[in-house]
Predicted 3D model of a 71-nucleotide RNA (transfer RNA) from a Pseudomonadota bacterium. The coordinates come from a structure-prediction model, not an experiment, and the mean pLDDT is 81. Lineage of the source: Bacteria > Pseudomonadati > Pseudomonadota. It matches the Rfam family "tRNA". The family's RNA type in Rfam is transfer RNA. The sequence is in RNAcentral, with records from ENA.
RNA sequence: GGGCCUGUGGUUAAAUGGUAUAACGCAGCAUUCGCAUUGCUGAAUUCCGGGUUCGAUUCCCGGCAGGUCCA
Repeated sequence: GGGCCUGUGGUUAAAUGGUAUAACGCAGCAUUCGCAUUGCUGAAUUCCGGGUUCGAUUCCCGGCAGGUCCA
């Protein structure tokens, strides 16, 4: 320098055009003498910019970051 892949709560992953979801984690409450476990509730997310569309996590373009391969 070039090819390919990836980017979603704090972490790991779903969602392929129509209300962004789950597990772990975090906070509160209940339970306990207390801790843990368990149950309930809650907060927290689409890498950035632009385009297509009634509507974009999803499709297109550019950028950024990471991984991998070639040189």